Order: sequence, then C1' cells, then structure tokens
RNA sequence: AUACUUCUUCGGGGCAGGGUGAAAUUCCCAACCGACGGUAACAAAUCAUUUUUGAAGUCCGUGACCCGCGUUAAGCGGUUGAGCUAGUGAAAUUCUAGCACCGACAGUAUAGUCUGGAUGGGAGAAGAAGUUC
Repeated sequence: AUACUUCUUCGGGGCAGGGUGAAAUUCCCAACCGACGGUAACAAAUCAUUUUUGAAGUCCGUGACCCGCGUUAAGCGGUUGAGCUAGUGAAAUUCUAGCACCGACAGUAUAGUCUGGAUGGGAGAAGAAGUUC
C1' cells in the first nucleotide's frame, strides 16, 4: 500500500395545540420527521493552494415491507413514494428564495408519526486479526 477472508461493535426520526364524535395521536384545522452509498459550484477548519470534514426525504443507486421460485433454508428474480418555478452562474433537479409533494404490511373510527411482526432483518459504517502484493 492493494485485494481478499474471518471476527467484533454500531446501524431511523416524528402529531405540540385545537375541532367533530359514543369512540379518532387514524377524519378535519394545525404540528412534526427524513435510513445507507454516490454526486455537489455551498460551509467550516487547516493552509497559502493544498488537504481534510460536513452538506439532496423528491437526482443516480441500495435497504426494510410485499409477491414468486426454492428443501419455504441460503440464495435468486420481481415489485417498491415524491419537485416544480424564479434567481445567480461557464456549469446547479444539490446553492439561494418561494410554493408544492411523498411515505410498506397487520390491528384499530380511515395511521409516514400509536400498537404489532421486531430483543427480528438490514443497505452500510467503524475497528481488530490473518493472508496477499
């Protein structure tokens, strides 16, 4: 320093306040939330030109749920939500501003936020050991 193997640990947030009703954190007004990797003109630190770190719910992919095959195991395949307008600029679906939009399954008065499958699974992150170059 490259790649691989094994092991360990970590690995998701959110209905304040009010209305109707016999009953709703499910309806209505309003509130709140944003997993992982990539990209990035922004920001910070360092530095004096480089380097590091952070930065997209709606872009490109991944994961959970669900469906099929399968010994109902591993695994493989399928399915899988949502963004426009204006500004700056050489360049932005990422910056700035404005206005929007989205969110598995089961239960229950109709649920992104409650309860449950789940003390589960998981993209992936960090570390250790070994091997390899």